[in-house]
Context: one part of a larger RNA
Molecule: small-subunit ribosomal RNA, 5' domain
Organism: metagenome
RNA sequence: GAUUGAACGCUGGCGGCAUGCCUUACACAUGCAAGUCGAACGGUAACGCGGGGCAACCUGGCGACGAGUGGCGAACGGGUGAGUAACACAUCGGAACGUGCCCAGUAGUGGGGGAUAGCCCGGUGAAAGCCGGAUCAAUACCGCAUACGACCUACGGGUGAAAGCAGGGGAUCGCAAGACCUUGCGCUAUUGGAGCGGCCGAUGGCAGAUUAGGUAGUUGGUGGGGUAAAAGCCUACCAAGCCGACGAUCUGUAGCUGGUCUGAGAGGACGACCAGCCACACUGGGACUGAGACACGGCCCAGACUCCUACGGGAGGCAGCAGUGGGGAAUUUUGGACAAUGGGCGCAAGCCUGAUCCAGCCAUGCCGCGUGCGGGAAGAAGGCCUUCGGGUUGUAAACCGCUUUUGUCAGGGAAGAAACGGUCUGGGUUAAUACCCUGGGCUAAUGACGGUACCUGAAGAAUAAGCACCGGCUAACUACGUGCCAGCAGCCGCGGUAAUACGUAGGGUGCGAGCGUUAAUC
Repeated sequence: GAUUGAACGCUGGCGGCAUGCCUUACACAUGCAAGUCGAACGGUAACGCGGGGCAACCUGGCGACGAGUGGCGAACGGGUGAGUAACACAUCGGAACGUGCCCAGUAGUGGGGGAUAGCCCGGUGAAAGCCGGAUCAAUACCGCAUACGACCUACGGGUGAAAGCAGGGGAUCGCAAGACCUUGCGCUAUUGGAGCGGCCGAUGGCAGAUUAGGUAGUUGGUGGGGUAAAAGCCUACCAAGCCGACGAUCUGUAGCUGGUCUGAGAGGACGACCAGCCACACUGGGACUGAGACACGGCCCAGACUCCUACGGGAGGCAGCAGUGGGGAAUUUUGGACAAUGGGCGCAAGCCUGAUCCAGCCAUGCCGCGUGCGGGAAGAAGGCCUUCGGGUUGUAAACCGCUUUUGUCAGGGAAGAAACGGUCUGGGUUAAUACCCUGGGCUAAUGACGGUACCUGAAGAAUAAGCACCGGCUAACUACGUGCCAGCAGCCGCGGUAAUACGUAGGGUGCGAGCGUUAAUC
């Protein structure tokens, strides 16, 4: 000099954009952070409509829908950096793998069965909850049939699947429901793809030798097991290997990278915010479900801690967003909205979303703007100094003229929002002018921020300057007070009676909504 997720002192007008627990991976009150689907199912607790009834009320008929069965999601998104010196990360390669949703192709979607939750009845418990009985449903569950392709094979053969729901409809059948046809969404098997993930190798990136030897599943082989998959991954037997001064092992420290800061560069230091990967979710262990987890807001066991209890037994996990206590020099609101972007579910309408978008707080940082502009010498008064002549503050003020950024008030007032929807019209599908899909034209609605940004007008210099320093380094000097005292100080050093070095004042210098100090890096 540059820099910082800074803190402290003094001071503080505005705006834009960013950042904001670096310390106790300490403990957490409260609210919210993952749901959704009635177009899978039986149904009807609530609300509304309809029907019946004089009324109480009854009725799933309809809009819808609590609880329940079922499906998908909850493995994403969000947080933190404790552990980890490791194939964890980065780069370059590899072969023995998996894959829900998505895309493209092929072949199917036939016929049956038995349960069970909820509801009802009964029991039990303080509660959390649990138990028994009866009845009933499915895209829940289980067989049978079929098998293009798939899998196994001794090449003869063998094994294994499915589910329906919704919209529309001219003939035909049917009392009706519907059959039937068709469209869409699903379902089953399989092939390929995309994206994603698992695995292996090489190379690279910390310190210590006051750590020199380490290793028995250890190194390799065979048989067996195991996994989606290679492998001592596991196991039995056999062999005795394997790593190491090119630093093994041990110890300490540490998430890694893109990058950030600095520097002419080489290098050095760092890894906040943003992005990629990894690891973790009170501590330790375990598996279940599933395409995917050994799962932050799932389960089980053990432990510590907290809470409830009728003492028998139960409940919990903010390193999600806010917020509280504590620790600390130190780090924000228990805010608004799903309008946009994105995600989950759904045919859709839509619902959910502390992701996200916004707002709030803090000069924490960067950037921009302002605190007026021009004239004005009797160089006023006052202050300070003085050789008492004067000098300086100083065009500074007053005074005259002008302007109105900002602020205040008044009026107007966005972009971010066009998809979806409606309608007209082409095309596809189809028996069809229904329905559905798709292209084009026209068009209604939808904004948290926010009456915000921005624009126009009104009055009025009005609403707005400090901080550090002035011995040398280092830009800037005098007076008074003090008298090795009080004090200053980054280094050299000042202060013991004329201190440009302490304190105050006047003056000056440097930066400026900041300025200094401390800490830290180059």